[in-house]
RNA sequence: AACUUUAUUUGAGAGUUUGAUCCUGGCUCAGGACGAACGCUGGCGGCGUGCUUAACACAUGCAAGUCGAGCGAGAAAGCUACCUUCGGGUAGUGAGUAAAGCGGCGGACGGGUGAGUAACGCGUGGGUAUAUACCCUUAAGUUUGGGAUAACUUCUCGAAAGGGAAGCUAAUACCAGAUGAUCUCCUUUCGGAGCAAAGGUGGCUUUUAUGCUAUCACUUAAGGAUUGGCCCGCGUCCCAUUAGCUAGUUGGUGAGAUAACAGCUCACCAAGGCAACAAUGGGUAGCCGACCUGAGAGGGUGAUCGGCCACACUGGGACUGAGACACGGCCCAGACUCCUACGGGAGGCUGCAGUGGGGAAUCUUCCGCAAUGGACGCAAGUCUGACGGAGCAACGCCGCGUGAGUGAAGAAGGUCUUCGGAUCGUAAAGCUCUGUCUUUAGGGAAGAAUACUUUAAUUGUGAAUAACAGUUAGGGUUGACGGUACCUAUAAAGGAAGCCCUGGCUAACUACGUGCCAGCAGCCGCGGUAAUACGUAGAGGGCAAGCGUUGUCCGGAAUCAUUGGGCGUAAAGGGUACGCAGGCGGUCUAGUAAGUCAGAGGUGAAAUCCACCGACUCAAUCGGUGAACUGCCUUUGAAACUACUAGACUUGAGGAUAAGGGAAGAAAGUGGAAUUCCUAGUGUAGUGGUGAAAUACGUAGAUAUUAGGAAGAACAUCAAUGGCGAAGGCAAUUUUCUAUCUUAUACCUGACGCUGAGGUACGAAAGCUAGGGGAGCAAACGGGAUUAGAUACCCCGGUAGUCCUAGCCGUAAACGCUGGAUACUAGGUGUUGGGGGUUCGACCCCCUCGGUGCCGGAGUUAACGCAUUAAGUAUCCCGCCUGGGGAUUACGACCGCAAGGUUGAAACUCAAAGGAAUUGACGGGGGCCCGCACAAGCGGCGGAGCAUGUGGUUUAAUUCGAAGCAACGCGAAGAACCUUACCAGAACUUGACAUCCCGUGACUACCUGUGAGAGCAGGGUUUAAUCUUUUGGAUUACACGAAGACAGGUGGUGCAUGGCUGUCGUCAGCUCGUGUCGUGAGAUGUUGGGUUAAGUCCCGCAACGAGCGCAACCCCUGUCCUUAGUUGCCAGCACGUCAAGGUGGGGACUCUAAGGAGACUGCCGCGGAAAAACGCGGAGGAAGGUGGGGACGACGUCAAGUCAUCAUGCCCCUUAUGUUCUGGGCUACACACGUGCUACAAUGGUCUGUACAGAAGGAAGCGAUACCGCGAGGUUUAGCAAAUCCUGAAAAGCAGAUCCCAGUUCGGAUUGCAGGCUGCAAUUCGCCUGCAUGAAGCUGGAGUCGCUAGUAAUCGUGGAUCAGAACGCCACGGUGAAUACGUUCCCGGGCCUUGUACACACCGCCCGUCACACCACCCGAGUUGGGGGCACCAGAAGUCGUCUAAGGACGCCGAAGGUGUGCCUGGUAAGGGGGGUGAAGUCGUAACAAGGUAGCCGUACCGGAAGGUGCAGCUGGAUCACCUCCUUU
Repeated sequence: AACUUUAUUUGAGAGUUUGAUCCUGGCUCAGGACGAACGCUGGCGGCGUGCUUAACACAUGCAAGUCGAGCGAGAAAGCUACCUUCGGGUAGUGAGUAAAGCGGCGGACGGGUGAGUAACGCGUGGGUAUAUACCCUUAAGUUUGGGAUAACUUCUCGAAAGGGAAGCUAAUACCAGAUGAUCUCCUUUCGGAGCAAAGGUGGCUUUUAUGCUAUCACUUAAGGAUUGGCCCGCGUCCCAUUAGCUAGUUGGUGAGAUAACAGCUCACCAAGGCAACAAUGGGUAGCCGACCUGAGAGGGUGAUCGGCCACACUGGGACUGAGACACGGCCCAGACUCCUACGGGAGGCUGCAGUGGGGAAUCUUCCGCAAUGGACGCAAGUCUGACGGAGCAACGCCGCGUGAGUGAAGAAGGUCUUCGGAUCGUAAAGCUCUGUCUUUAGGGAAGAAUACUUUAAUUGUGAAUAACAGUUAGGGUUGACGGUACCUAUAAAGGAAGCCCUGGCUAACUACGUGCCAGCAGCCGCGGUAAUACGUAGAGGGCAAGCGUUGUCCGGAAUCAUUGGGCGUAAAGGGUACGCAGGCGGUCUAGUAAGUCAGAGGUGAAAUCCACCGACUCAAUCGGUGAACUGCCUUUGAAACUACUAGACUUGAGGAUAAGGGAAGAAAGUGGAAUUCCUAGUGUAGUGGUGAAAUACGUAGAUAUUAGGAAGAACAUCAAUGGCGAAGGCAAUUUUCUAUCUUAUACCUGACGCUGAGGUACGAAAGCUAGGGGAGCAAACGGGAUUAGAUACCCCGGUAGUCCUAGCCGUAAACGCUGGAUACUAGGUGUUGGGGGUUCGACCCCCUCGGUGCCGGAGUUAACGCAUUAAGUAUCCCGCCUGGGGAUUACGACCGCAAGGUUGAAACUCAAAGGAAUUGACGGGGGCCCGCACAAGCGGCGGAGCAUGUGGUUUAAUUCGAAGCAACGCGAAGAACCUUACCAGAACUUGACAUCCCGUGACUACCUGUGAGAGCAGGGUUUAAUCUUUUGGAUUACACGAAGACAGGUGGUGCAUGGCUGUCGUCAGCUCGUGUCGUGAGAUGUUGGGUUAAGUCCCGCAACGAGCGCAACCCCUGUCCUUAGUUGCCAGCACGUCAAGGUGGGGACUCUAAGGAGACUGCCGCGGAAAAACGCGGAGGAAGGUGGGGACGACGUCAAGUCAUCAUGCCCCUUAUGUUCUGGGCUACACACGUGCUACAAUGGUCUGUACAGAAGGAAGCGAUACCGCGAGGUUUAGCAAAUCCUGAAAAGCAGAUCCCAGUUCGGAUUGCAGGCUGCAAUUCGCCUGCAUGAAGCUGGAGUCGCUAGUAAUCGUGGAUCAGAACGCCACGGUGAAUACGUUCCCGGGCCUUGUACACACCGCCCGUCACACCACCCGAGUUGGGGGCACCAGAAGUCGUCUAAGGACGCCGAAGGUGUGCCUGGUAAGGGGGGUGAAGUCGUAACAAGGUAGCCGUACCGGAAGGUGCAGCUGGAUCACCUCCUUU
């Protein structure tokens, strides 16, 4: 949107468990509602609503009276008239009135409340053994008498309330008689007996009386209507941790009682009645129409309105009456309050107002009977806190307003800002309008008539024109609300906006303050210095006279699931079977009609809801009509299905016959191997045990071995994801007894079946009782080890127990974590027990029934997986679940000898707990691979002395940083001052340094004094540059002075940052696009087979490609070529020297420095799956498999390092945390560690002679040569801004000599003296030289480091920093090895796989005791309330009964009360117990990986604690091996 109907119009999710995912599952939110309350705020009106708590107590007033037309008696004020002594009196009227009394009717309605009640109380539908005042209809009647009594009068008691006595009187009061039936009773009938009444008023008439008439009453009877009583079916909350209850109880007979039925009551008799379909008991509760919510089904509620019930201070009781066991009546008891003269009395707001109290919380001591209704009355009328209205309250719903238009200088101001602006914002102001509400004034309803009254006419009754009743027409009267609604005029935008929110859910964001504080929070969670989450401000969002919060209910929640859930692993299948009740049930036929379906009728009150129409301007609200009220009952039909009855059937089930199988059960026998023990022999020193040991046994002869004997227990091989059994479980063998299963036949029965709450039986191991038995094993226990400890793991012993008999226990991871039965739904392949076919027979093969495994399809599942042995598709029955913990608990009950079992909560606490799968990380898991990782080697460190860094200590200061690898010869490539940041002291304050503004004028240099110096004080000479309009002005630079903006900080934060760096690691990895798979996280690619240094390459493959890394491209080096030759070189030519490329020349060579070539598994062979990558070998080549070295460092990790290189946010200091200076310190020294140097010596030291590099540096420099000095060095100066000169000697090496194994001719520390150099300065605190001195040290424990070739080792050389000051660092060359079998192990890393309770990722997680704090709970000697039960005592009022002439007495029952006993349920409690919670307590480390002894379940024992051990069980155990089965090829 469409269709049908006037009246069915209807279903939304989100956050939160994880690193992420799917699921399960709880918690929370968004919606609606309310008799609400609280906070902030508040203009008006309409309509509603208003003690939910203390059924707590109540002052005061009112709420039920009325009738003089039932009766007797009968005032007063006032008015009028008369009299008067002027005080007053009399009469009339008031008035047959008020008040009181007798009498009638009504006070049983109306109004209130919800305590009680789980009930025929209520709802609904039926029934009848019944009553019914007033009302209606019908019939008949209303007659004759009588005696009292209140009021009243008098007396009297009492404080009062209230009585008592005497006397008088009336009635529609009371009594008697008559009549009296269709009533009641008696009687077979005829008939008999019994029960009534009251009159009033009006009118007419009359001779008094009467009579007539109207009306209202009255009596009897019948009927109706109305309203009650009683009975029944169905429905009506929670607890089974309430399972048995009941003596008037159940029934009968009889009697009584009642309006009426009935054990309602009583006597007697019988022994019944109720209950698992929930009796009894306990708790809670008025029920319903309806109201709220919901798509509905449901769930919750029971205010207002309406129906019913119950109650009226608490308990009991009756009276009166038509009706009560009576809210505004009575009696008694009790509690409470009040009065009192103390003797005694009075009272009952859960009516309307109101008060106190309680509470989060709920109104006026109002007006009126005008309307509606009620009581009484003939009526007027009276009464009516019912009711109609008003008042108070935003308590709710609904409506209206707080202005409208225009208006950009985008005002001022606020806030933010990137300083440009943005925003509040057309918002305001201003201008033009309007007048709802509001103000004032005026007008002004409806609600009122079928009321009342009156006039006239008329009708009926009547004799009547009275009277009464009615009709029509006219007049009059009555309004609390209220001068209200409404209308008109009037004035002015004038008087009228707040509340909540702004991290996500959830619409809406910035600044400042705060700094895990203060605070917020519905859930998740925010806050520890840049908070959109706290507080404030601005802005924004939402709703609006309200807005939020709190509480409660429904919804969402399919989170109790009928609609509409589940139970292999998330919570959940009972340990197993049998079986009563119950539920369900095969095929066919006939009947019945309970269920079912259809038609009709009755009922389902009204109000409500819904549709339409109408009235208030609309709406809320109200009215009318209809629909609906899904229900119940009655009746008529139908007969498919279910049920029932009857009959039949065979396929379910059972039986029979035949065959077969098996560790099925029970009992009694028998057997061999082994272990231990005993006896005897042989024999000698050990045995045994372990990771290694020890305890233990053994010279008193063990172990070993031989023979014999004893005892008990268990049954190797066969043996098998083989068999049997319901499960637990069952294994040598024989016999007996018992049970089951399967197959075949299709002979018998004929649905006999399935399931199964309760119940019963069985039920491993451990355990218990009694008696036996006891070989081995073995809880506890003892000893030995291990260990920090070791109440354990290991070892040596060892008791219960394990075994048997009899009896208990009744639990296990009693598991397939999968209840039973039946049917259906692809296959393949094993195995077990039968049968059949094929065959002569057998095998193979095929078919089939029953069991038992594996794989797998559809389907299913959250996934894993399951899959004809279902976790698939369906039906039936049972059991069980509903967040985690508390809790396999407490209490109670039942069972048990005990241990204990079964059943089984709550308070409190958390926002999760959990399942499956994913990616990582980890493992004292596995596989493969790599690396100077190990191994094989070489040399060191660790021991000594010294150097240097660090820790520690010390100090005024010993400035700061770096902290496993990856801090420690690191920042620092160089601290005597400076550096310097530290300390002491002395100074400065716009500052040592930068910019701006003002003034002055040069500044600087120089001199003097003083001072430790910075500085302070003075002197003094000189007078800048540029432009210009040139005696002037301006500008710039510099200096001084002054004020302020500001400077400055090696102060903090590397956990606010940038940049830079380290590290894993030069490890081979890290990712993406598209596609595919998976619900998804993710996977695939990237895994696999090979191979590589490599994710290098090849092959295969649901993947195909790509990127960052690897490699290559770059630099150095190794070979060759080309080009170019000075400062380099010199072969050939020439000159020349003592010598020398010294010179002319030359480019051949070396070299220099530019450019090229070259190396690619290109070629060969073999291997490699037959192909490739690739490997091995070879050729060629200077070089061969990345040739060697360097630079180069993927995604990321470590909140790694650095705020002290630098930069920088924020914070902090500002006469100091800034700046300057002197001196000191960073250099300290009991000690510990790291990194180095030198050594310990003969492969050496010393001396003499002698040979060969590379690279680098040099002007405040390198400094030749010469001279002086033993030397460091000095003097002098040539050359060189460098292929030219200098540093500059290379050293080890080689040749020779000496030393001769020693603390030495090793080693050089330390110290003394004397010197040198640098530098203002060498004391703290430099380096070097000479002479003298001559320490430790003789190769270094545990442990540990580097290195795979031009490497290690060893030898020297240079440079940076630098005035000076290297054993460090960075570079350079010389000489120049050894070893690598190999990957078991240690360390690190990569890939695959596996387990996981880890994800901050094992430096993880996590368990229990103990200690502390808080919380709720359990037990508890007791104590104190409440509520029932039973027994007894006593017994008010009162009904009933008996007695009495009366007064009265007695008896039954009987409330409150009392006693005893036991039960249930609260409060409180010394003490005891466990539990929960709590950033940083103690002890261990039990669990998660093979968690380092696999874990767990049951049970027993033991132990500080987690826990350990024994026995049996489970896999929800890793790994390896074997077996079996299966899959692919």

Predicted 3D model of a 1529-nucleotide RNA (small-subunit ribosomal RNA) from Natroniella sulfidigena. Its mean pLDDT, the model's own confidence on a scale to 100, is 83. The source organism's lineage runs through Bacteria, Bacillati, Clostridia, Halobacteroidaceae and Natroniella. The sequence was found in a public genome assembly. Rfam family: Bacterial small subunit ribosomal RNA. Its family is annotated with structural constituent of ribosome and ribosome in the Gene Ontology.